[in-house]
RNA sequence: GAAUAAAGUCAGGGGUGCCGAAAGGCUGAGAUGACGUGAGUCAAACCCUUUAACCUGAUACGGAUAAUGCCGGCGUAGGGAGAUUUUUAUAAGAUUGU
Numbered sequence: 001g002a003a004u005a006a007a008g009u010c011a012g013g014g015g016u017g018c019c020g021a022a023a024g025g026c027u028g029a030g031a032u033g034a035c036g037u038g039a040g041u042c043a044a045a046c047c048c049u050u051u052a053a054c055c056u057g058a059u060a061c062g063g064a065u066a067a068u069g070c071c072g073g074c075g076u077a078g079g080g081a082g083a084u085u086u087u088u089a090u091a092a093g094a095u096u097g098u
Base pairs, nucleotide, nucleotide: 005087006086007085008084009083010082011049012048013047014046017026018025019024032043033042034041035040054079055078056077061072062071063070
């Protein structure tokens, strides 16, 4: 006396669609509930915190589907939210003395 990797705590960021009269169905980690005339707001669950969730482009392009960012490109694009503790470590490595 590291790096790396894993886990925890607190804090923060994000999205919540399509079809249906309804029941319900499709994809997914997640499509929930309450309030509001509405735009939206709050909360829960889920995901993500530079090894990047998500947003923009996009009322766009191609392919599928009952329909939809359902799939693919776009995309080595442009943005985008952190601190600490424990273990890894009686270790790797470094310095000094003999």
Source information: TPP riboswitch aptamer (THI element), 98 nucleotides, folded computationally. Its mean pLDDT, the model's own confidence on a scale to 100, is 79. The sequence was found by an Rfam model in a public genome assembly. Its Rfam family is "TPP riboswitch aptamer (THI element)". About the family: Vitamin B(1) in its active form thiamin pyrophosphate (TPP) is an essential coenzyme that is synthesised by coupling of pyrimidine and thiazole moieties in bacteria.